Context: one part of a larger RNA
RNA sequence: CGUUGGAUAUUUGAGCGAACUUGACCUUAGUACGAGAGGACCGGGUCGAACGAACCUCUGGUGUACCUGUUGUCGCGCCAGCGGCACUGCAGGGUAGCUAUGUUCGGAACAGAUAACCGCUGAAAGCAUCUAAGCGGGAAGCUGGUCGCAAGAUAAGAUAUCCCCAUGAGUUCAGUUCUAGACUAGGACAUUGAUAGGCUGCACGUGUAAGCCCUGCGAGGGGUUUAGCUUAGCAGUACUAAUCGAACCAUUGA
Numbered sequence: 001c002g003u004u005g006g007a008u009a010u011u012u013g014a015g016c017g018a019a020c021u022u023g024a025c026c027u028u029a030g031u032a033c034g035a036g037a038g039g040a041c042c043g044g045g046u047c048g049a050a051c052g053a054a055c056c057u058c059u060g061g062u063g064u065a066c067c068u069g070u071u072g073u074c075g076c077g078c079c080a081g082c083g084g085c086a087c088u089g090c091a092g093g094g095u096a097g098c099u100a101u102g103u104u105c106g107g108a109a110c111a112g113a114u115a116a117c118c119g120c121u122g123a124a125a126g127c128a129u130c131u132a133a134g135c136g137g138g139a140a141g142c143u144g145g146u147c148g149c150a151a152g153a154u155a156a157g158a159u160a161u162c163c164c165c166a167u168g169a170g171u172u173c174a175g176u177u178c179u180a181g182a183c184u185a186g187g188a189c190a191u192u193g194a195u196a197g198g199c200u201g202c203a204c205g206u207g208u209a210a211g212c213c214c215u216g217c218g219a220g221g222g223g224u225u226u227a228g229c230u231u232a233g234c235a236g237u238a239c240u241a242a243u244c245g246a247a248c249c250a251u252u253g254a
Base pairs, nucleotide, nucleotide: 001152005163006162007161008160009159010158011157015149016148017147018146021049022048023047024046025045026044027043033038051106052105053104054103055102059100060099061098062097066093067092068091069090070089071086072085073084074083075082076081110144111143112142117137118136119135120134164253167250168249170248171247172246173245175189176188177187178186195241196240197239198237199236200235201234202233205229206228211224212223213222214221215220
């Protein structure tokens, strides 16, 4: 821009794409078959491999914004307590998120038309013949079925609702932002407010802070104390910031 007024929501599905794998074991059954050795079809069930998708409860990884220990050195006048630098100084753990080696799920069943092939009826050709007319069966393959996208499907579809001369049906910018994101786009919110930050509480994580007291000559140990601190998590709470605004578009539709 189009879809012949505009808008919101829900949809149909022409069409396109994804997927399509396979093993072992148990049972049927040591049955059918076979002199024996051996050893099934068909049917039922269980557990896997690889592959794929989603997810983070569990197991782990990462986690230079969390906690702790510790070396050297410099600084805060000194002690104590802290901070800087040394690859994040090194080391031990670790929330959220992201992740696989972790967890869950998937391939199907079924229907239709068929291939090789197996048949029925059956002539040409008094027989025979699955084929010439006609009618069946038959595959991991084909068409559906499963999942995703999908009306620019220009044959542009359908349904519901709303709006149209002074209001705001709606849209955009600007604002606070997100499990959304390269940018755009998309979602939430904008004081009639929990959108982000802060604060409070909780969870998780570290692992018992500082100060003071007791004890030991001392390095230390003990008590207060499962303490102190705690990022991205979960709630609550208007304390801060979402202020004030700007623009588009529509007047019943060739």

The part of an RNA shown here (large-subunit ribosomal RNA, domain VI) has 254 nucleotides and comes from a sheep gut metagenome. It matches the Rfam family "Bacterial large subunit ribosomal RNA". Model confidence (mean pLDDT): 85 of 100.